[in-house]
Context: one part of a larger RNA
RNA sequence: CUGGGCUUAAAGCGCGUGUAGGCGGUCCGGUCAGUCGGAUGUGAAAUCCCAAGGCUUAACCAUGGACGUGCAUCCGAUACUGCCGAACUUGAGUACGGGAGAGGGAAGGGGAAUUCCGGGUGGAGCGGUGAAAUGCGUAGAUAUCCGGAGGAAUACCAGUGGCGAAGGCGCCUUCCUGGACCGAUACUGACGCUGAGACGCGAAAGCGUGGGGAGCAAACAGGAUUAGAUACCCUGGUAGUCCACGCCGUAAACGAUGGGUACUAGGUGUUGCGGGUUAUAAAAACCUGCAGUGCCGAAGCGAAAGCAUUAAGUACCCCGCCUGGGGAGUACGGUCGCAAGAUUAAAACUC
Numbered sequence: 001c002u003g004g005g006c007u008u009a010a011a012g013c014g015c016g017u018g019u020a021g022g023c024g025g026u027c028c029g030g031u032c033a034g035u036c037g038g039a040u041g042u043g044a045a046a047u048c049c050c051a052a053g054g055c056u057u058a059a060c061c062a063u064g065g066a067c068g069u070g071c072a073u074c075c076g077a078u079a080c081u082g083c084c085g086a087a088c089u090u091g092a093g094u095a096c097g098g099g100a101g102a103g104g105g106a107a108g109g110g111g112a113a114u115u116c117c118g119g120g121u122g123g124a125g126c127g128g129u130g131a132a133a134u135g136c137g138u139a140g141a142u143a144u145c146c147g148g149a150g151g152a153a154u155a156c157c158a159g160u161g162g163c164g165a166a167g168g169c170g171c172c173u174u175c176c177u178g179g180a181c182c183g184a185u186a187c188u189g190a191c192g193c194u195g196a197g198a199c200g201c202g203a204a205a206g207c208g209u210g211g212g213g214a215g216c217a218a219a220c221a222g223g224a225u226u227a228g229a230u231a232c233c234c235u236g237g238u239a240g241u242c243c244a245c246g247c248c249g250u251a252a253a254c255g256a257u258g259g260g261u262a263c264u265a266g267g268u269g270u271u272g273c274g275g276g277u278u279a280u281a282a283a284a285a286c287c288u289g290c291a292g293u294g295c296c297g298a299a300g301c302g303a304a305a306g307c308a309u310u311a312a313g314u315a316c317c318c319c320g321c322c323u324g325g326g327g328a329g330u331a332c333g334g335u336c337g338c339a340a341g342a343u344u345a346a347a348a349c350u351c
Base pairs, nucleotide, nucleotide: 003323004322005321006320007305008304012319014201015200016199017198021194022193023192025088026087028085029084030083031082033081034080035077036076037075038074039073040072041071042070049065050064051063053061054060091191092188093187094186095185096183097182098181103177104176105175106174107173108172109171110154115149116148117147118146119145120144121143125136126135162169163168206247207246208245209244210243211242215241216240220236221235222234223233258318259317260316261315262314263313266296267295268294269293270292271291272290273289274288275287276286277285300307301306324351325350326349333344334343335342336341
C1' cells in the first nucleotide's frame, strides 16, 4: 500500500457556517464522452509459454508459433453514468395560521441571605473541633431589634422537564433578535447531502487595560494532628471569582458513539402541537398522527459489557481519524500568542 477498523482494546476534529471536490430524486428526447462489442494498425529483439530441432543428455543454442493487460483509428450497441434540451413533485425551500421554550443581546426593577457600618436592649462569653487551640469579646462581642451601605447569587416552582450546533442557558419586566415544532392550503421546481482548505463560535483556569470586591478562596500566615505534615481539620487571608473591552483556544469539550438518507417487532413514561370517541361546564379518560426526550425489550449485531426506530441492526454517500508499548503528543522546524503556551509533528534508542 491493499485490507481491516474507530462506545469501553489504537482510532470521531469541541461545535458550526461554508469554498473546491466527491456523491445525488422521477420522466421524455438528443448526444455517444465514460461503458460494452467488433475490425485494422502498432505493441523492436532477447526473455517467459507452446511445438518441433542441434550439441551423446542436460544446462545451453537455433527455428516457428503464441502471448503482449496498452495505445491509436474506424464501424457498431445505448441499459447505466456524464453532457445538452424539455418536463414533474415525493427531496429541499418560500408564503399563511398557531402554540411551547433557563435559545442569544441590552436596559431597568425585586425579595431572601451573608458581610460591614450607625443606633437601641443586654452583660460574659462567642466561635470552632474527634478533642482543642490560634481567633473574636468588659475599649461591651455572640444574641436580639431598628436603620443604612455594598457585592454576588437567584430558595420553593424544578421534573431521566425545556431550549441551544456545541460550549452552555434558571427571580421579574421591557426592547432587539436566532432556531425548531405543529396545522392546512398555495407557490418555486432538485434549488439537495457532505465538506479538504478557510472563516466563526467555544467551560474553567490564565493574560492585558480600567473598574468592582459581600461571600468564597489557590498562594501565604497562624493553630492543631503527626515520627515528620511543605497535607487532610480549624482561625485568618491575597490573586482570582464579578463588570467592560481585548487576548488565550484548551477539557473525562463525553453519549468516551462525525453528518445525511432509507429500511427493520413491540411495550411503557414524559414534553410540544394536531385529529377523533365518550362524558360534557371543564379538567380528565380512551383511540390516533407528527416532532422531541427517557426506560424495558424481538430480530439482528457485539470479544463481552451491552446496543437495539434517539442502533453499536441492514445499506448507500461524504468528511475526519487509527495501524504494537515506551521514547512522545516530546525534540527540531513552521504557524499562532503579550506571555503562559497552543497547533502541526518526528527520529535515534529500547522492549

Small-subunit ribosomal RNA, central domain from a metagenome, 351 nucleotides, folded computationally. The prediction has a mean pLDDT of 89. Rfam family: Bacterial small subunit ribosomal RNA.